Predicted 3D model of a 72-nucleotide RNA (transfer RNA) from Paraglomus brasilianum. Its Rfam family is "tRNA". By type it is a transfer RNA.
[in-house]
Formats: sequence, C1' cells, structure tokens
RNA sequence: GGCUCUGUGGUCUAGUCGUAUGAUUCCAAGUUUGGGUAUUGGAGGUCCCGGGUUCGAUUCCCGGCAGAGCCC
Repeated sequence: GGCUCUGUGGUCUAGUCGUAUGAUUCCAAGUUUGGGUAUUGGAGGUCCCGGGUUCGAUUCCCGGCAGAGCCC
C1' cells in the first nucleotide's frame, strides 16, 4: 500500500428501514439477627464520526477514524 471483518449503556451482547433486546453493574424496596441468594421497581444508550437516499436510517449508500486478520 491492497483486501476482508468489526465498532450498540460502565462491561458484554441481540437486532431489524418504523421512538434498541437481554445479561451484568449501580440504586431502592423486600427477605434476614446480620450478610448473601431469590424476588420487585428504578437508573444507565447522540447505536464510532460526517454526508447522502427515504415520510422516516442503528439498519441502505459514500467518505473518514479506530481495532483485528490476510496478502505484498
């Protein structure tokens, strides 16, 4: 330098053009003599950045950035 893949809450992860899923974490309730576990509720996301298409983009297209792999 060329090609491919990946980028989603603090962490990990699903997902499809129609106000993003689950786990974990944290907080509270509740339980206990206390702690832990189970249970319930809540908090936590500009879906890597910019542009385009569309009534509408996390999703499709283009460019960029970062990471991983392969080739030279």

The coordinates come from a structure-prediction model, not an experiment, and the mean pLDDT is 81. Lineage of the source: Eukaryota > Opisthokonta > Glomeromycota > Paraglomeraceae > Paraglomus.